Notes:
Predicted 3D model of a 479-nucleotide part of an RNA (small-subunit ribosomal RNA, 5' domain) from a soil metagenome. The coordinates come from a structure-prediction model, not an experiment, and the mean pLDDT is 87.
[in-house]
Context: one part of a larger RNA
RNA sequence: GGAUGAACGCUGGCGGCGUGCUUAACACAUGCAAGUCGAACGGGGGUAGAAAUACCCUAGUGGCGGACGGGUGAGUAACGCGUGAGAAUCUACCUUCAGGUUCGGGACAACAGUGGGAAACUGCUGCUAAUACCGGAUAAGCUCGCAAGAGUGAAAGAUUAAUUGCCGGAAGAGGAGCUCGCGUCUGAUUAGCUAGUUGGUGGGGUAAAGGCUUACCAAGGCGGCGAUCAGUAGCUGGUCUGAGAGGACGAUCAGCCACACUGGGACUGAGACACGGCCCAGACUCCUACGGGAGGCAGCAGUGGGGAAUUUUCCGCAAUGGGCGAAAGCCUGACGGAGCAACGCCGCGUGAGGGAGGAAGGCUCUUGGGUUGUAAACCUCUUUUCUCAGGGAAGAACAAAAUGACGGUACCUGAGGAAUCAGCAUCGGCUAACUCCGUGCCAGCAGCCGCGGUAAGACGGAGGAUGCAAGCGUUAUCC
Numbered sequence: 001g002g003a004u005g006a007a008c009g010c011u012g013g014c015g016g017c018g019u020g021c022u023u024a025a026c027a028c029a030u031g032c033a034a035g036u037c038g039a040a041c042g043g044g045g046g047u048a049g050a051a052a053u054a055c056c057c058u059a060g061u062g063g064c065g066g067a068c069g070g071g072u073g074a075g076u077a078a079c080g081c082g083u084g085a086g087a088a089u090c091u092a093c094c095u096u097c098a099g100g101u102u103c104g105g106g107a108c109a110a111c112a113g114u115g116g117g118a119a120a121c122u123g124c125u126g127c128u129a130a131u132a133c134c135g136g137a138u139a140a141g142c143u144c145g146c147a148a149g150a151g152u153g154a155a156a157g158a159u160u161a162a163u164u165g166c167c168g169g170a171a172g173a174g175g176a177g178c179u180c181g182c183g184u185c186u187g188a189u190u191a192g193c194u195a196g197u198u199g200g201u202g203g204g205g206u207a208a209a210g211g212c213u214u215a216c217c218a219a220g221g222c223g224g225c226g227a228u229c230a231g232u233a234g235c236u237g238g239u240c241u242g243a244g245a246g247g248a249c250g251a252u253c254a255g256c257c258a259c260a261c262u263g264g265g266a267c268u269g270a271g272a273c274a275c276g277g278c279c280c281a282g283a284c285u286c287c288u289a290c291g292g293g294a295g296g297c298a299g300c301a302g303u304g305g306g307g308a309a310u311u312u313u314c315c316g317c318a319a320u321g322g323g324c325g326a327a328a329g330c331c332u333g334a335c336g337g338a339g340c341a342a343c344g345c346c347g348c349g350u351g352a353g354g355g356a357g358g359a360a361g362g363c364u365c366u367u368g369g370g371u372u373g374u375a376a377a378c379c380u381c382u383u384u385u386c387u388c389a390g391g392g393a394a395g396a397a398c399a400a401a402a403u404g405a406c407g408g409u410a411c412c413u414g415a416g417g418a419a420u421c422a423g424c425a426u427c428g429g430c431u432a433a434c435u436c437c438g439u440g441c442c443a444g445c446a447g448c449c450g451c452g453g454u455a456a457g458a459c460g461g462a463g464g465a466u467g468c469a470a471g472c473g474u475u476a477u478c479c
Base pairs, nucleotide, nucleotide: 001479002478003477004476006475007474008473009472010471013348014347015346016345017344018343019341020340021306026304027303028302030301031300032299035064036063037062040061041060043058044057045056046055047054048053071259072258073257080184081183082182083181084180085179086178089176090175091174094172095171096170097169099167100166101165102136103135104134105133111126112125113124114123115122116121141152142151143150144149157164158163159162185231186230187229192222193221194220197219198218199217200216201215202214203213204212234256235255236254237253238249239248240247241246261282262281263280264279265278284295285294286293287292312338314337315336316335320334321332322331323330324329351381352380353379354378361372362371363370364369386416387415388414389413390412391411395406423468424467425466426465427464428449429448430447434463435462436461437460438459444451445450
């Protein structure tokens, strides 16, 4: 000098765009953050109607989605990440292609009845539908077989009647799992480490290669090119700095990974060993009729605590995107916005021109003057800002129509009036800027050198000056 997710002191007019718990992965009151489909199904209820019927709502069964999106960085020195290769794999929804969509069956919720319990919830009996479940047929595929062939082995309908589903197969796209080469912090005051350990065979297992697992056999494998151990740490694109080489960092945004009160486990599923699912154990909190139950903000707000320190318990689904649905639509604290904070960057303003009796006042003085200073007053303008009034968007696209949270916002026009708006630090040298008074090695200053003991340009005040400016200084950290 540059930089910062900064903090502190003094000060503070506006706008645009960004950013905002770096500490306790501490504990959390309250609300919301994942639902949707009646064009899968039986029932129940409501409205209109005399009825037929039409429309609407929905606890339950069923389907799809709750594996995305959002948060955090505790763990991890690792095929975790980055990069480049690879083979032994899976893939819901989507796209393409060619086929099929056949015949039957028995249940379980809801419901009704009756119990238990304080509650959470739950038992028994009976009835019932389906795109729920099961069986047969046939096919593709797969397995065995040289072949013939054998074995295994699918399906579901709906409605407004021309759409949409369902089943198996082949391919694509996107996604996911796995393997390997290379790279990836510090310590030797850590030198030896290893028993499923290294390899083989058989069995098992996985979507898939594999000690992944198991039995047996062999005795290997890694290490001074640093194994093992210990410490620290999410990695990257990038960011800051620097002429570069390099050094430091990894907030926001984007990609990957890991985690979801702590530890363990599987279930369901195309996909999880699952943040707002389940089970067990633990710590903590809450309810209880003491028998037993409920919970998990590292989602968005918000609270306590910690801390030098970090915001609203806001508006809206109008846009973009996501889930479900044939659609209308519903849901969406993703997102779009508004609010708060000079936290940062950028832009604008606090007036412009004239004006010397160089007024008054202040400061200084050798008492002549000098300086503040064209500064003010005063004159003439202007209206960016500001106040008021009027108009008023784009963002809106999905055939047309309708549809805007932001927002009566941005912006435009008119009126008014210089009106509403300057501070902070420094002035011995480095380093731009000097005098007076006070103090008297005191009080104090200080980044380094150093100032202060009676004329201090270095302390405190004043006048003046210098620098930057809605900021200016200080502290911390990096180059």